RNA sequence: UCCGGUUGAUCCUGCCGGAGGACAUUGCUAUUGGGAUUCGAUUUAGCCAUGCUAGUCGAGCGAGUUUAGACUCGCGGCGAAUAGCUCAGUAACACGUGGCCAAGCUCCCCUUCAGUCAGCGAUACCCUCGGGAAACUGAGGUUAACAGCUGAUACAAAACGUUUGCUGGAAUGCGGCGUUUCAGAAAGAUUACGCUGAAGGAUGCGGCUGCGGCCGAUUAGGUAGACGGUGGGGUAACGGCCCACCGUGCCAGUAAUCGGUACGGGUGAUGAGAGUCAGAGCCCGGAGACGGAAUCUGAGACAAGAUUCCGGGCCCUACGGGGCGCAGCAGGCGCGAAACCUUUACACUGCACGGAAGUGCGAUAGGGGAAUCCCAAGUGCGAGGGCAUAUUAGCCCUCGCUUUUCUCGACUGUAAGGUGGUCGACGAAUAAGAGCUGGGCAAGACCGGUGCCAGCCGCCGCGGUAAUACCGGCAGCUCAAGUGAUGUCCCAUGUUAUUGGGCCUAAAGCGUCCGUAGCUGGCCGACCAAGUCUACCGGGAAAUCCACCCGCCCAACGGGUGGGCGUCCGGUAGAAACUGGCCGGCUUGGAACCGGAAGGCUCAGAGAGUACGUCCGGGGUAGGAGUGAAAUCCCGUAAUCCCGGACGGACUACCGAUGGCGAAAGCACUCUGAGAAGACGGCUUCGACAGUGAGGGACGAAAGCUCGGGUCUCAAACCGGAUUAGAUACCCGGGUAGUCCGAGCUGUAAACAAUGCUCGUUAGGUGUGGCACCCACUACGAGUGGGUGCUGCGCCGUAGGGAAGCCGCUAAACGAGCCGCCUGGGAAGUACGUCCGCAAGGAUGAAACUUAAAGGAAUUGGCGGGGGAGCACUACAACCGGAGGAGCCUGCGGUUUAAUUGGACUCAACGCCGGACAUCUCACCAGCCCCGACAUCAGUAAUGACAGUCAUGUUGACGACAUCCGCUCGAGCUGAUGAGAGGAGGUGCAUGGCCGCCGUCAGCUCGUACCGUGAGGCAUCCUGUUAAGUCAGGCAACGAGCGAGAUCCACGUUCCUAAUUGCCAGCACCAUCGCACGAUGGGUGGGUACAUUAGGAAGACUGCCAGUGCUAAACUGGAGGAAGGAAUGGGCAACGGUAGGUCAGUAUGCCCCGAAUGGGCUGGGCAACACGCGGGCUACAAUGGUCAGGACAACGGGUUCCAACACUGAGAAGUGACGGUAAUCUCGCAAACCUGGUCGUAGUUCGGAUUGCGGACUGAAACUCGUCCGCAUGAAGCUGGAUUCGGUAGUAAUCGCGUGUCAGAAGCGCGCGGUGAAUACGUCCCUGCUCCUUGCACACACCGCCCGUCAAAGCACCCGAGUGAGGUCCGGAUGAGGUCGCAUCACUGCGAUCGAAUCUGGGCUUCGCAAGGGGGCUUAAGUCGUAACAAGGUAGCCGUAGGGGAAUCUGCGGCUG
Repeated sequence: UCCGGUUGAUCCUGCCGGAGGACAUUGCUAUUGGGAUUCGAUUUAGCCAUGCUAGUCGAGCGAGUUUAGACUCGCGGCGAAUAGCUCAGUAACACGUGGCCAAGCUCCCCUUCAGUCAGCGAUACCCUCGGGAAACUGAGGUUAACAGCUGAUACAAAACGUUUGCUGGAAUGCGGCGUUUCAGAAAGAUUACGCUGAAGGAUGCGGCUGCGGCCGAUUAGGUAGACGGUGGGGUAACGGCCCACCGUGCCAGUAAUCGGUACGGGUGAUGAGAGUCAGAGCCCGGAGACGGAAUCUGAGACAAGAUUCCGGGCCCUACGGGGCGCAGCAGGCGCGAAACCUUUACACUGCACGGAAGUGCGAUAGGGGAAUCCCAAGUGCGAGGGCAUAUUAGCCCUCGCUUUUCUCGACUGUAAGGUGGUCGACGAAUAAGAGCUGGGCAAGACCGGUGCCAGCCGCCGCGGUAAUACCGGCAGCUCAAGUGAUGUCCCAUGUUAUUGGGCCUAAAGCGUCCGUAGCUGGCCGACCAAGUCUACCGGGAAAUCCACCCGCCCAACGGGUGGGCGUCCGGUAGAAACUGGCCGGCUUGGAACCGGAAGGCUCAGAGAGUACGUCCGGGGUAGGAGUGAAAUCCCGUAAUCCCGGACGGACUACCGAUGGCGAAAGCACUCUGAGAAGACGGCUUCGACAGUGAGGGACGAAAGCUCGGGUCUCAAACCGGAUUAGAUACCCGGGUAGUCCGAGCUGUAAACAAUGCUCGUUAGGUGUGGCACCCACUACGAGUGGGUGCUGCGCCGUAGGGAAGCCGCUAAACGAGCCGCCUGGGAAGUACGUCCGCAAGGAUGAAACUUAAAGGAAUUGGCGGGGGAGCACUACAACCGGAGGAGCCUGCGGUUUAAUUGGACUCAACGCCGGACAUCUCACCAGCCCCGACAUCAGUAAUGACAGUCAUGUUGACGACAUCCGCUCGAGCUGAUGAGAGGAGGUGCAUGGCCGCCGUCAGCUCGUACCGUGAGGCAUCCUGUUAAGUCAGGCAACGAGCGAGAUCCACGUUCCUAAUUGCCAGCACCAUCGCACGAUGGGUGGGUACAUUAGGAAGACUGCCAGUGCUAAACUGGAGGAAGGAAUGGGCAACGGUAGGUCAGUAUGCCCCGAAUGGGCUGGGCAACACGCGGGCUACAAUGGUCAGGACAACGGGUUCCAACACUGAGAAGUGACGGUAAUCUCGCAAACCUGGUCGUAGUUCGGAUUGCGGACUGAAACUCGUCCGCAUGAAGCUGGAUUCGGUAGUAAUCGCGUGUCAGAAGCGCGCGGUGAAUACGUCCCUGCUCCUUGCACACACCGCCCGUCAAAGCACCCGAGUGAGGUCCGGAUGAGGUCGCAUCACUGCGAUCGAAUCUGGGCUUCGCAAGGGGGCUUAAGUCGUAACAAGGUAGCCGUAGGGGAAUCUGCGGCUG
């Protein structure tokens, strides 16, 4: 002096927990010594066997025994009232402290004075005789005393009378004198010890009293001897202590009485202190002695190691009767978490007795036991070598040193012994643990086991297969003969706040005012001295505490000296500022009075207005009303609507406002009357009369209650209609209490400014209501404008305050006074009790139990059935074409199966894993076979291991296996335990890498500065603009980075360069066809113009014009241009998120398998098929089908390959074969299209599924299960429900081509070109995204959070018919025993009174049990709904009333949280 825990993060409030100290019990462990005021206190003041704990005196006396010392019994004296133990009771003069006794006593002791005379009679022991089991006890006889009795003297005492004495605050005291009454001894010659009287002291005790110290008001009234007086009794003494009579007092909010708890103090623990808690031990005081009561003796007791009695318990008994009391020391039982030996001695210190010697003492002093506390010491020190190690640390060996301690011996010491002290011997020998290691909190990111299990954890929290948190090992940390655990107390805690807190929103201001007690109180002067201050005196025990010194080797411990403590009480002397008291004065606080003005202030009366409802009359016709849409409802007996009239009750538009008044609740048409309050102004009066206010009183919205009226509207309940899954609601149609008035009751609201009242101080600005004054203008008006002062009501704001929001002269600032209230959340404003109320209910107001948070303000996100702005064909709108219906292809689910391997599941799984699977692939299923590098051990092996192999059998097949004449080869093989290779086995939630989506988005950050306590904010916001955080302007920001853009690629235009394998305009040639003209072929020479190819360059920048805009950025239109505003299309693409996907591409941690989950082979499966879903293809036809003829591409591929060309075949194809590693050769005839013919709306010349037959190709192999060709067959289908997908231009649509995969092979993917539209130029309605703002009880972030009933289990509690036990109070009966009085010689009797105990009646109160009832809390994923948090989908909440399975709904009034 802090630290952990509420949050995504922050700051607070607030509690919980941790760290310190102390005490008790306890786990594990343990070498020694010293000291101590430690050791049955806590629970049972429960019960006790046995032994001991109070005796002593012969110098008081008698007797007995004895050689003697001496001993024994009895009488007598003193003591036994001390010491020791315990803490039950006690809230009290019990204790502490101070004072008083003029109201007292005091054995032994001390001092002084005086005295100690004369007599007498008994009795114990003993002897004799009895009773009784015993305890004990009776009768007779003898005897002594410092035992007892009588008398005298002296003082004293008491009473009365008297007194000019003394002390004192006060005489009732003391003293003097007089009268009456009353008590003493012990001898001897001396000494010693005693004794008596008087006075004094000391010691001890008794009594009174001020002050002080626990809790409860859910205890507010208590008290009849109660308070006082008079007179008695009693006591050592005062007193209602007790009694008789008289009076009616006395105590209490400064807490009486009652209940609970508790011995009090010195002190102790803790704390900086103030305090809080404790008070068993040691000391002082008190009380008690099994529970009670009483008494004797005595100086002293109401005594428990005395007596008597009652009660309960135990013991003995001969049944007649007796005995006992460990809360003394040991010890035992019981109780419990909890506490030792049935030890030694009177040697010390004390006490009793004694003249003394001495005796006695479980007081005390010693010893034993106990991890009770405190203190001290040790468990070794050094050197060398070896192993291991980066080094340190570590392990082992050898040598040396020391001997505290251990063991042993001698002496000393002690009451005795032991410990101890001194000396000697031996040998490193005899001596280390406990807790912890995730954070707090010092110490492991070590290993193994476990797998939300077992367990840990004070709190937070760990554990669901890589646990630094569990259990072990190793290592480390802390303390150390100790170390941890549990409980309690203090601190921490300024979470009880005097020092030293708070109350707008966190818990907390009474709904408001009046006012009693109390507390507090203006200016001046005088006095007093209670508070206050100063000085001095007395007390405040010792121990304890502090400082210094000293003694045990040190220390603990002890001693001495000084201080301090007890924070206080009493006394004396002084001071007089302040508080207080008293006296006198003052006017500024306050009050009164007067004046005019303002006002929804209050009460009463009178009047008015529109609307509404009903009725009447007239007009008028088919609907009206209502809603999101409807319906219930009204209407032909005439509604709604219009006009006129009557009646009724309620209400009071506009003015009207951030405005006015009132204490608050509250108050609004107009006028009249009565009353009240505040502000302003005054050259008036009083003179501190004031402030606040516990209790108390009054007022107090709405709802509600009682009685009586009234009832137009509206409207809980209720009845219908809707909505809905339901709808006890929201919406609609009706409708009763009520709403209104009078008289009462109730007394509560979010009764709010969530802000108590009063007074003072502290910047401004602005508006508004009231009053007074001033100035200017003036239409002279009660006018208009401006200013000043006071007083209300608002807004902004400085300083300051605050956790912040915010407050800020109307404080939540700075001060003063008084009151109320708070102390984690819940249980709960509940239960019980009490008071109030007719009731509903209100006021006061807990606990058990449960819980680690609950909460406030603000921040960043996310979200909203909140708002605003912008954007997007994975949004809409407009348009085009599809999917969803059919058949087929393909993927997925499901089902099936030996297996139908596995992954992926909204967008962002489903023609996806480049995943078109015949075998392979392959991971699945069935069957068969094969494989262990290396190490250790065992066995076997040149008398041949292992391997290979003919034949037969087996098998789908195989020297795999079996049989086997055998043959070849030449060093390993087999088993066990480890360990490997391998694993498409597990974990994508351990990972890398890669990828998808957010994202066709425009965002994400940094530096410095600034703002904020902080999380954070600002910049990044606003306005305009953009595709864009793109740009411009503004701005506490100024800059910068990533992303966007730019850069890159393709394509679109032009130019330059180049020219083979491309091209062929011009020149020449050749070939073929053709009669010829000519046509065709780049075939050749040649050329490089064009096309093309592939390198480079130019071009586009809002550059120009007009308009809009701010003279901006930019936008709109235009010109020029191949192209115009990003030209078009791509690539790249932020910070991050999604535990998204992938361990089955590869890589990889861990786990697992390891002769099988490894490797190989054969066959099957991945291809199944009632069914559901996705993506496609083909169609349903005439913008078409079919036949014939004709035209035009581009991107690409090719050597296990593409294949020209020729021939064969109807075709698929086959045979042969040029060329080509490619601008050379080839795949290769593009199709839609065009021209012509035909078909004629039909399940067709549409459509082609399905099936049959016959062929072709690839391949080892097409059965399961390939592709193609021909012929035949000719299914569904006639444009597709709800819903849904793509597309904005060379796009959609449509047409074909290439390529990937590939032995075979495209309905798929990726590309390519051909033909080539329609619509929009917008919007935010749906779906989403971005930004700003708002609300939030969300942060796993709305797929969030969360409420209540019901069901289940557990726990504590409340009520409860009753039942049991205790405490206390008041009665009644019986009544042991005591006291007093009377009588009696005595025994005893009578009366009065106190009275334990027992029985019994009642009141109050505490605790236990209890059928049943009630709510509460907790518990893992139960049921029903969705109440709250967003406008939470009907805004929420408060009070009240009614209703309802439930959260809740509705009415009335209120609040904004």
Small-subunit ribosomal RNA from Halonotius sp. J07HN4, 1457 nucleotides, folded computationally. It matches the Rfam family "Archaeal small subunit ribosomal RNA". A reference for the family is Yusupov et al. (2001), "Crystal structure of the ribosome at 5.5 A resolution", Science. Rfam links the family to the GO terms structural constituent of ribosome and ribosome. Rfam 15.1 lists 709 matches to the family in 491 species.